Notes:
The part of an RNA shown here (small-subunit ribosomal RNA, central domain) has 350 nucleotides and comes from a metagenome. Model confidence (mean pLDDT): 90 of 100.

Context: one part of a larger RNA
RNA sequence: CUGGGCGUAAAGGGCGCGCAGGCGGUCCUUUAAGUCAGAUGUGAAAGCCCGGGGCUCAACCCUGGAAGUGCAUUUGAAACUAAGGGACUUGAGUAUGGGAGAGGGAAGUGGAAUUCCUGGUGUAGCGGUGAAAUGCGUAGAUAUCAGGAGGAACACCGGUGGCGAAGGCGACUUCCUGGACCAAUACUGACGCUGAGGCGCGAAGGCGUGGGGAGCAAACAGGAUUAGAUACCCUGGUAGUCCACGCAGUAAACGGUGAACACUAGGUGUAGCGGGUAUUGACCCCUGCUGUGCCGCAGCUAACGCAUUAAGUGUUCCGCCUGGGAAGUACGGCCGCAAGGCUAAAACUC
Repeated sequence: CUGGGCGUAAAGGGCGCGCAGGCGGUCCUUUAAGUCAGAUGUGAAAGCCCGGGGCUCAACCCUGGAAGUGCAUUUGAAACUAAGGGACUUGAGUAUGGGAGAGGGAAGUGGAAUUCCUGGUGUAGCGGUGAAAUGCGUAGAUAUCAGGAGGAACACCGGUGGCGAAGGCGACUUCCUGGACCAAUACUGACGCUGAGGCGCGAAGGCGUGGGGAGCAAACAGGAUUAGAUACCCUGGUAGUCCACGCAGUAAACGGUGAACACUAGGUGUAGCGGGUAUUGACCCCUGCUGUGCCGCAGCUAACGCAUUAAGUGUUCCGCCUGGGAAGUACGGCCGCAAGGCUAAAACUC
């Protein structure tokens, strides 16, 4: 090396783009590198195997033969792989016409609510809890009406609804912009799949500079509770949460299920776009493709369960696992302003 695995036992990279590499549709033709067959040479001796012989046998020894993965040369074969040439359209893509969508970025606008400010009405409480207290209030609070300021988030619609590769995305309008889907033709002609490194994206929290700051709220302070209470509950409250630019690069980044393709009973919802039927339009009914759920056969599974959105049956490529702890740690290296991240052991121990 060869093995067995990765939903929950150890194990799918957070996600994408993609260089190298690996793998790759149908038909014809050529070559003959791989592949297959033959021949020749080589493949030291000893040893192994076979025959004969010598020590009284054997071990041991002598002699003859055979075998020998392989390597080289040469003559052939042409199915498969490969390479060269030619062709094809079903894989992939382009064009045309449609409708759907919280997909992304920027600018502007809106209403409800909280808080604060000003003014009016009004008077002794308000607030909070299991009960209280801290707190606020006669310098007029709470309540209520009018006006104003400012920030953040967008009720209902809202839906195992939609979109996105993932993270994620939810008021409205405009501009810029990515992707998917459906229909019917036309075109290109294998242009494909995967992808070590690499590059990019990447929730929350965190960091830097500058702004912003309504509500909420780590830290912190006070009040309670308690044996104590560095908590749970209450009153406050600063970072932060928001914006711009830059950094960071993690997560139960989860479907705990890598990507792609093909095949393998059905039933029933739902979203988008069609076809048929129907009737003058809507609806009903039948049906195709794409997505998203539930139930369920075969099969699989240790079981749970999965089951055309597979964890079934196969192929290709990548990542990963190999007893528990020590440990995702130390050391070293790389990255980072730092926090820390990535890579990643051992002694010892059970």
Rfam family: Bacterial small subunit ribosomal RNA. RNAcentral holds the full RNA, with entries from SILVA.